[in-house]
Overview:
The RNA shown here (Bacterial small signal recognition particle RNA) has 97 nucleotides and comes from a Candidatus Fermentibacterota bacterium. The sequence was found by an Rfam model in a public genome assembly. Of the family's consensus pairs, 96% are formed in the model.
RNA sequence: AACGGAGCCCGCGCGGCGAAAGCCCGCGAACCCGGUCAGGGCCGGAAGGCAGCAGCCGUAAGCGGUGUCCUUCGGGUGACGCGGCCACUCCGUUUCC
Repeated sequence: AACGGAGCCCGCGCGGCGAAAGCCCGCGAACCCGGUCAGGGCCGGAAGGCAGCAGCCGUAAGCGGUGUCCUUCGGGUGACGCGGCCACUCCGUUUCC
């Protein structure tokens, strides 16, 4: 110096990690949510009706989760795959001085 390979770097894919939203699970309203409403109250001559506190059940906002799937986003992410770059680094082969 030429050729080849690898690293580094870049792009894409896949994986991993993290975050957010959804989903799932749990919690979750003195009253201003719902249901059921003992007692008591109201109406009624009665039969019966009405509103409804506590309790119980459920749910909203919201909170939590060692859940798992999916979506989006992110990087000081990878003993991964493909492609690119040869500026730099390393290795091999050959040739020349």